[in-house]
RNA sequence: GUGCCUCUAGCUCAAAUGGCAGAGCAUCCGGCUCAUAACCGGACGGUUUUGGGUUCGAUCCCCAAGGGGCGCA
Numbered sequence: 001g002u003g004c005c006u007c008u009a010g011c012u013c014a015a016a017u018g019g020c021a022g023a024g025c026a027u028c029c030g031g032c033u034c035a036u037a038a039c040c041g042g043a044c045g046g047u048u049u050u051g052g053g054u055u056c057g058a059u060c061c062c063c064a065a066g067g068g069g070c071g072c073a
Stems, first nucleotide, its partner, number of pairs: 001072007010025004019056001027043005049065005
């Protein structure tokens, strides 16, 4: 330099061909216990990497840029 894949909560990942974003873990609060762990209930947490475009509507489709990964030279 070039081809392909990938980017969603603090972490790991969902969101069936576009319909208004969730789960587990972690954290915090409470219950249970003599107490801790485990277990149970609840709460908190997102400009879906960025900027444009298409659309009534975009996490999803198109273009460009950026981060990460694999390969070629």
Transfer RNA from an uncultured Lachnospiraceae bacterium, 73 nucleotides, folded computationally. Its Rfam family is "tRNA". Rfam describes the family as follows. Transfer RNA (tRNA) molecules are approximately 80 nucleotides in length.